[in-house]
Molecule: RNase P RNA; transfer RNA
Organism: Candidatus Competibacteraceae bacterium
RNA sequence: GGAGUCGGCCGGACAGUCGCGCCGUCGCACUUGCGGCGGGGAGGAAAGUCCGGGCUCCAACGGGCAGGGUGCCAGGUAACGCCUGGGCGGCGCGAGCCGACGGAAAGUGCAACAGAAAGCAAACCGCCGUCCCGAUACCGAGCCGGUGUCGGAGGCAAGGGUGAAAGGGUGCGGUAAGAGCGCACCGCGGCGACGGUAACGUCGACGGCAUGGCAAACCCCACCCGGAGCAAGACCAAAUAGGGGGGCAUCUACGCGUGGCCCGCGCGGCCCCCGGGUAGGUCGCUUGAGGUGUGCGGUGACGCACAUCCCAGACGAAUGGCUGUCCAAGACAGAACCCGGCUUACAGGCCGACUUCCGCA
RNA sequence: CUCCCCGUAGCUCAGCAGGAUAGAGCGUCCGCCUCCUAAGCGGAAGGUCGUGAGUUCGAAUCUCGCCGGGGAGG
Numbered sequence: 001g002g003a004g005u006c007g008g009c010c011g012g013a014c015a016g017u018c019g020c021g022c023c024g025u026c027g028c029a030c031u032u033g034c035g036g037c038g039g040g041g042a043g044g045a046a047a048g049u050c051c052g053g054g055c056u057c058c059a060a061c062g063g064g065c066a067g068g069g070u071g072c073c074a075g076g077u078a079a080c081g082c083c084u085g086g087g088c089g090g091c092g093c094g095a096g097c098c099g100a101c102g103g104a105a106a107g108u109g110c111a112a113c114a115g116a117a118a119g120c121a122a123a124c125c126g127c128c129g130u131c132c133c134g135a136u137a138c139c140g141a142g143c144c145g146g147u148g149u150c151g152g153a154g155g156c157a158a159g160g161g162u163g164a165a166a167g168g169g170u171g172c173g174g175u176a177a178g179a180g181c182g183c184a185c186c187g188c189g190g191c192g193a194c195g196g197u198a199a200c201g202u203c204g205a206c207g208g209c210a211u212g213g214c215a216a217a218c219c220c221c222a223c224c225c226g227g228a229g230c231a232a233g234a235c236c237a238a239a240u241a242g243g244g245g246g247g248c249a250u251c252u253a254c255g256c257g258u259g260g261c262c263c264g265c266g267c268g269g270c271c272c273c274c275g276g277g278u279a280g281g282u283c284g285c286u287u288g289a290g291g292u293g294u295g296c297g298g299u300g301a302c303g304c305a306c307a308u309c310c311c312a313g314a315c316g317a318a319u320g321g322c323u324g325u326c327c328a329a330g331a332c333a334g335a336a337c338c339c340g341g342c343u344u345a346c347a348g349g350c351c352g353a354c355u356u357c358c359g360c361a
Numbered sequence: 362c363u364c365c366c367c368g369u370a371g372c373u374c375a376g377c378a379g380g381a382u383a384g385a386g387c388g389u390c391c392g393c394c395u396c397c398u399a400a401g402c403g404g405a406a407g408g409u410c411g412u413g414a415g416u417u418c419g420a421a422u423c424u425c426g427c428c429g430g431g432g433a434g435g
Stems, first nucleotide, its partner, number of pairs: 001357010012326007020041001022039007043332001047343002050341005055229004062263004067225005072086005087101001088099004102220002107218002109214002124160002126156003132152009168186006187209001188207002191204005233283004243274006254268004290309008327330001362434007371387004380418001389405005411427005
């Protein structure tokens, strides 16, 4: 210097001027409002709404079925399908990256076409034809025996061919030809020992290979999930309709009450008390699993302690316009109850760690 | 805000418990018929199956992420 990997950060700056909505305070009006001063005013994704929680209500959230989700191990966390570390598998020379990664020996099912055969295998071409049968040639040469050829019964799965996939692979031995038939190595399986919290790994002896694939097919196993959502919900309060709270008693049937269903549970009756829901207004509404800094523990995600800061809160819904200067000429994009993640979009730039190649010393 | 469904030829739809050439009707084009047109008859063309990945031997079909459209409730 080229190519690349990982992590973190920024994402126009400054000044002037005119506006917008929120909070505090002061002054004037005093029913709403107006003005001055001060403060703060979009994002890393505010997005998609894909997961997880907080919060609120459903009497309580109890049991079961159904349904949904997750799926190597350990840890982090309020929780998660997220994150961290590790294992195994795959890719890359490497730094590193990727993985829906439980079970196919519980059962059901699927595999078009091709092919002989596709699931407790089969034999088209092929190889052999030892033992057995038939025909035939030659030799010894009459029966018979031997050698060879052809055909058959039969044996084989080495080779060819089909297919995505053909019931371990390579080599040696063995055989008529072959075959885990035997042996060595590799693979596989369960067993034992050791290491590790575990996933798993290493070693040893054994088994002659038996259960090939698909579970993002049904399913099985383990674990998790009650339902709804800020238009949740609470309070103040017109017209019109009748309701709400507390106590006691009772649950056989029926009806109503929140989730699809069942069980369970509550309400219905009597007594006492109270006026209550919609329009409208107020609250919920932003101080929070919060930010920043330092120290400590941990490989890390993260946790703990101390100090310090307050940083949008609207409801026709603010966060903008113009001018000037500068530069590398400004991408994707706009909060609506709040957080933690994931996913997706994004011009350009900065910093750190590392890998690899080339050149020079 | 919370949910649901759909996307296949120019249009309207099948096919979606996976199987190799993705179909139908209307429309378009060509030919026949007719003096000409319509109707009728015969034939042909026309498809990234919204898009990007994944699972599988194989994906329109199964799974996930995006994009677009429609609908429901308060």